[in-house]
RNA sequence: AGAGUUUGAUCCUGGCUCAGGAUGAACGCUAGCGGCAGGCCUCAUACAUGCAAGUCGAGGGGCAGCAUGACACUUCGGUGUUGAUGGCGACCGGCGGACGGGUGCGUAACGCGUAUGCAAUCUACCUUGUACUGGAGAAUAGCUUCUGGAAACGGGAAUUAAUACUCCAUAUUAUCUUUUUAUCGCAUGAUGAAAAGAUGAAAGCUCCGGCGGUACAAGAUGAGCAUGCGUCCCAUUAGCUAGUUGGUGAGGUAACGGCUCACCAAGGCGACGAUGGGUAGGGGUUCUGAGAGGAAGGUCCCCCACACUGGCACUGAGAUACGGGCCAGACUCCUACGGGAGGCAGCAGUAGGGAAUAUUGGUCAAUGGGCGCAAGCCUGAACCAGCCAUGCCGCGUGCAGGAUGAAGGUCCUUAGGAUUGUAAACUGCUUUUGUACAGGAAAAAUAAGUCCUUGCGAGGACCUAUGAUCGUACUGUAAGAAUAAGCACCGGCUAACUCCGUGCCAGCAGCCGCGGUAAGACGGAGGGUGCAAGCGUUAUCCGGAUUUACUGGGUUUAAAGGGUACGUAGGCGGUCUUGUAAGUCGAUGGUGAAAUCUAGCAGCUCAACUGCUAACGUGCCAUCGAUACUGCUUGACUUGAGUAUAGUCGAGGUGGGCGGAAUUCUACAUGUAGCGGUGAAAUGCAUAGAUAUGUAGAGGAACACCAAUAGCGAAGGCAGCUCACUAGACUAUUACUGACGCUGAGGUACGAAAGCGUGGGGAGCAAACAGGAUUAGAUACCCUGGUAGUCCACGCCGUAAACGAUGGUCACUCGAUAUAUGCACUUAGGUGCAUGUGUCCAAGCGAAAGCGUUAAGUGACCCACCUGGGGAGUACGCUCGCAAGAGUGAAACUUAAAGGAAUUGACGGGGGUCCGCACAAGCGGUGGAACAUGUGGUUUAAUUCGAUAUUACGCGAGAAACCUUACCUAGACUAAAUCUGUGCUGCUACUUCAAGAGAUUGGAGGUUCCGCAAGGACGGUACAGAAGGUGCUGCAUGGCUGUCGUCAGCUCGUGCCGUGAGGUGUUUGGUUAAGUCCUAUAACGAGCGCAACCCCUGUGCUUAGUUGCCAGCACGUAAUGGUGGGAACUCUAAGCAGACUGCCUGCGAAAGCAGUGAGGAAGGAGGGGAUGAGGUCAAGUCAUCAUGGCUCUUACGUCUAGGGCUACACACGUGUUACAAUGGCGUGUACAACGGGUCGCUACCUGGUAACAGGAUGCUAAUCUCUAAAAGCACGUCUCAGUUCGGAUUGAGGUCUGCAACUCGACCUCAUGAAGUUGGAAUCGCUAGUAAUCGCGCAUCAGCAUGGCGCGGUGAAUACGUUCUCGGACCUUGUACACACUGCCCGUCAAGCCAUGGAAGUCGGAAGGACCUGAAGACGGUUACUGUCAAAAGGACUGUUUAGGGUUAAGUCGAUAACUAGGGCUAAGUCGUAACAAGGUAACC
Repeated sequence: AGAGUUUGAUCCUGGCUCAGGAUGAACGCUAGCGGCAGGCCUCAUACAUGCAAGUCGAGGGGCAGCAUGACACUUCGGUGUUGAUGGCGACCGGCGGACGGGUGCGUAACGCGUAUGCAAUCUACCUUGUACUGGAGAAUAGCUUCUGGAAACGGGAAUUAAUACUCCAUAUUAUCUUUUUAUCGCAUGAUGAAAAGAUGAAAGCUCCGGCGGUACAAGAUGAGCAUGCGUCCCAUUAGCUAGUUGGUGAGGUAACGGCUCACCAAGGCGACGAUGGGUAGGGGUUCUGAGAGGAAGGUCCCCCACACUGGCACUGAGAUACGGGCCAGACUCCUACGGGAGGCAGCAGUAGGGAAUAUUGGUCAAUGGGCGCAAGCCUGAACCAGCCAUGCCGCGUGCAGGAUGAAGGUCCUUAGGAUUGUAAACUGCUUUUGUACAGGAAAAAUAAGUCCUUGCGAGGACCUAUGAUCGUACUGUAAGAAUAAGCACCGGCUAACUCCGUGCCAGCAGCCGCGGUAAGACGGAGGGUGCAAGCGUUAUCCGGAUUUACUGGGUUUAAAGGGUACGUAGGCGGUCUUGUAAGUCGAUGGUGAAAUCUAGCAGCUCAACUGCUAACGUGCCAUCGAUACUGCUUGACUUGAGUAUAGUCGAGGUGGGCGGAAUUCUACAUGUAGCGGUGAAAUGCAUAGAUAUGUAGAGGAACACCAAUAGCGAAGGCAGCUCACUAGACUAUUACUGACGCUGAGGUACGAAAGCGUGGGGAGCAAACAGGAUUAGAUACCCUGGUAGUCCACGCCGUAAACGAUGGUCACUCGAUAUAUGCACUUAGGUGCAUGUGUCCAAGCGAAAGCGUUAAGUGACCCACCUGGGGAGUACGCUCGCAAGAGUGAAACUUAAAGGAAUUGACGGGGGUCCGCACAAGCGGUGGAACAUGUGGUUUAAUUCGAUAUUACGCGAGAAACCUUACCUAGACUAAAUCUGUGCUGCUACUUCAAGAGAUUGGAGGUUCCGCAAGGACGGUACAGAAGGUGCUGCAUGGCUGUCGUCAGCUCGUGCCGUGAGGUGUUUGGUUAAGUCCUAUAACGAGCGCAACCCCUGUGCUUAGUUGCCAGCACGUAAUGGUGGGAACUCUAAGCAGACUGCCUGCGAAAGCAGUGAGGAAGGAGGGGAUGAGGUCAAGUCAUCAUGGCUCUUACGUCUAGGGCUACACACGUGUUACAAUGGCGUGUACAACGGGUCGCUACCUGGUAACAGGAUGCUAAUCUCUAAAAGCACGUCUCAGUUCGGAUUGAGGUCUGCAACUCGACCUCAUGAAGUUGGAAUCGCUAGUAAUCGCGCAUCAGCAUGGCGCGGUGAAUACGUUCUCGGACCUUGUACACACUGCCCGUCAAGCCAUGGAAGUCGGAAGGACCUGAAGACGGUUACUGUCAAAAGGACUGUUUAGGGUUAAGUCGAUAACUAGGGCUAAGUCGUAACAAGGUAACC
């Protein structure tokens, strides 16, 4: 110090989350020791038991109990008497129980903190000083006796003492009254001096040393009171107050004071937050933080409050009294039922509550407290110990050597390696700690006593006694590695990785998120990382968070500028000057307790801990000083602001008058069948005369052109012309005033549209409503009507995307240009100044877009507002309103994002440009029929599997009768169908017979082949090894393939631009089939694609002529290149040439384009093929093959027979044949090319109607053969019919292949002769040697093609063109899409869960009001009582006040509630499709 998380990626805004520290903690796992600290945070709940406050005999009467002595008695055990002694229960008296200890209920307060004041006060014990301490008296407890009561506790009588009580005397510096006077103070006033008068005291004891007592003064200590400042949240608490505020007088108090009372006055407090409500003890300090701050207030210290709850006083120096009293209440206990007793928030302890917090311990040795002369007694204060890892600190669990890198575990590319790991074993060493034994502290200082010094305080010496902790700390010795390691984590943040299991299950998770068969994220293991006697989790606080921003934030679009102005309080404020010194600054003094923190030093072996010293304590108070700035004050100034004068400007405002055009209506006229409306229609109007046209009239509303990018206004807003009234701005002149200013919480005024009230008005338009359309629906969009309303007057409402989404004012900071108004100058072109209104830009700013003198720049001042999204601008409350509603304005709950700007894509029922048999123009098909074939479905034992929008469906399959074959049924095998090695064997193999469907099994025959030999081949068998799977996953993969698409694209290097994602290049203008080329250009180049290079074809040439050819020559035949020969031609097959816009003309900058151009076989890529960039579809294929993982192993492997893949209500795709005359049939006749052939093609001959068969010959092929090409042509026939079309189907008979044609082949002949007469919606192919049409060949193959792949023959039509459909390319635009429009997404309804609002009511709390009642106490009154010489005092009665109790009304807070309302959340519900693209009616307020 930061990090993760919104996106495809980016920058920003913004929240959520994490890493750190801390704790009086708790929980889980674990645990060796010590030191120091800490330990009911919850129920201020209830408490058994014990202890926590007594002491003094040197105050007193005394003496119950104990001890001693004496005396008496004695049974010799003891008993009795005696206050005589030590002492002392109970009692009187004194002092102390107001301290110490506990708790945090209450309290928002002078309670606390801090600083002052008391001229308004008290203070026992202590210290100092002065003075005094004389006399008298009456009681009472105890004791004794009688007596009540269960007890607690009393009652009567008699008697007695005091340092108890009373009286008298005396008395000051006491108190009071009066008089005189001095000094001082902020006021009342205070202090001092003098005089006179009045009033008030005392206590004794004694060891004779002393200890006490009284009065006054002073000190110290403690307390009381008052004041300034500080001290939580809520304004959805805005008004509060009757002793209230003040005065006079009186009372009361230690003392001031409405503290109390009587009277008088009407004040006092409050937006600088009164009053009310909620919460809370405050501080020193503690935690955190860089600090400023934030949070907390346990232990320790100070203050306060409380002591079962509430009230009250008494005593006392001090209390309204924790372990005192009285009363009331609740609760508990005792009881003889009549009455009594009690208060752990003291220390232990118990119950309860709770996640949770200890022993019914020891000692007064020390420190401290009370009493006492003292000894001493008391002290749960305190000091110690016990329990608890609760925290902090320290120590240990060993150290060194040791490689075969052991075994075992784990992992892997697996018989090898890696890791655990110097780790272990083993060797040597040490002994902290633990165990055993031995020794053994400090904490003890001084009392008391004796002596000495001293005027008194006091000091010194000597001596005696005292330790709970504790035989503890510590020290020594001994043996011995011996007694001692866990917890969490390992996807990123965040240090640390693999295997197995699991399979969106189980589970994890702080955030993001993991898990659906290869999980580093779940669980286990191995390994590793971190910390360590602890480690993790949970909770809470601060931090990070500059995420409330004082330090230190923002507001155009992210949350956020008020709709606008005027103006109150407040805040801020021009130049010079006078005084002051409040702010400010400096110096000094006081205070800011100690502890804590910080620094240094020191003590425990170190540390924690503790001590000493210093510093700090940022504050408050006081005094002195400074005067720049701010404030206050004095005087002046003119530049801010305003006034005046002269002009100018404008839809500025209000009221009146006037005007024309148009719509509608009315009347009349002309006129006739339609009008109107729409995408198309219909509703509607019209023969009762519409629409149209003309004339006249009525009425209301709005003001065309001018008109603008313009003007005015504070905003809303303002538009015909004119008049009246009125406001403003600007320009010019600088005459006047002299800071009069700016902003502005509350407040007031204005404030579009819609809406509301009353009264008018109403032409057009037009919510609602009606009808017609559209539609699946259409409560809409469109159409026809139409009422409120729109208009006027008056009054409300007070809101808008009231926007520049930009508050107001002032100052400063380059320019360019346009425009409105005014002014100045002018060479009359313009130039300049001011105020407005716009556009573009420098600097600068900004996340960017953008802003940019009209700032979103740089500064100053004031106001308003914001703090994640939703819930929600909602609920409740309050204010306003006639209402509608407006203003103010939450929470629970939920969520990890929501959002801004920009980028790249994709998409759009956005735009532009362009291309393609994409459309159009044509030709021929499909869709209808029958059949073939594939698919779906169905069926089946099985109908094996895959492909299945375009991109599956005559596809894998270029051939399913068996085989193929993977499927089914049945039967078999288990090293097996197969391979390798080794051994053995030559019975085996083979032939044959039998059984069987066969595999197979059994029997018989059978001595294999090569070799000189060794041995080998072949087969069988045994052993060893490799198994095998068309089982799953194409979403684990390789390879291959389809598609977009033969579309023109896809990228890189360097540079430049941008914070960045990215852009540029690749865009622009042309051009091209093309990112093809040219041009322009912050780009310059390059790569993969395009093109070219390759093949076929079209022309020519050269070479070569066999099996091909035959012009000329020769021979020969019935005929034929048949033969000799030829090398010309065709052809064959190798090479070369040829085409490049090269030439010409036109256009053009060029590239290039155009031309019935020339030439040329071919002309602008000549035609065709091969060739498929980067990518997309988790596209297809695990069944071609390969392959990870999983899975089966007498089976999911292997063999065999038969069956199935060929099924058949049906649906679809692809084809074939047709429906006929451009045809069918018959006869004759002509012309190809590509290919194939020895398990083959077969001439020819014979037979058969034929398929074909039997012979026979040629050919391993330019030689022989398949081979007939067919359409065509010629002739004939049929004559428009279900036919001489069409051939399905079926019957019969055959042929061929093959082990075998039943399921299930092809072909032939005869017979049969179905549907079908050109095919709905829709849809496919094709642009030239193409479509169409005709036949031929080949692969597969024993046989089987209407399919596939090739070949040639004949051989068209049409293309105006790019509006539309589909697909694509580029540029641009919008976007809420990025799984990318098959996207995203809204609302109702239905279901579950959750919190909340309303609600008839019900229940409860707190604080008051009114009335009734009213204890104790206090204060007052009365008094027949007691008392006494008389009083005082007490009692009784009574009044006031008051805790409590009761009644009552209203408010308030909370809980609950039938019912009800909306909200939130929840993989796959319903209905629609509102928004995002022009979202299909632009969206929104």